Transfer RNA from Watanabea reniformis, 72 nucleotides, folded computationally. It matches the Rfam family "tRNA". From the family's description: Transfer RNA (tRNA) molecules are approximately 80 nucleotides in length. Taxonomically the source falls in Watanabea (Eukaryota, Viridiplantae, Chlorophyta, Watanabeales). The coordinates come from a structure-prediction model, not an experiment, and the mean pLDDT is 84.

[in-house]
RNA sequence: CGGCCUAUAGCUCAAUGGUAGAGCAACGCUCUUACAAAGCGAAGGUUUACGGUUCAAGUCCGUAUGGGCCGA
Numbered sequence: 001c002g003g004c005c006u007a008u009a010g011c012u013c014a015a016u017g018g019u020a021g022a023g024c025a026a027c028g029c030u031c032u033u034a035c036a037a038a039g040c041g042a043a044g045g046u047u048u049a050c051g052g053u054u055c056a057a058g059u060c061c062g063u064a065u066g067g068g069c070c071g072a
Base pairs, nucleotide, nucleotide: 001071002070003069004068005067006066007065010024011023012022013021018055027041028040029039030038048064049063050062051061052060
């Protein structure tokens, strides 16, 4: 310098263009003398940024940025 992949909750990951979810963690409750384990519950999101397409975008398109891989 060129090409490809990738960015969603604290972490790991889902989500056919049509209400953004799960597991784990943390928190609360039950249980226990207490802790752990187990069970239950609630909370937690500017979907990297800026534009474009669309009635509607996490999803499609463009650019930028971060990360990864390959080539030179």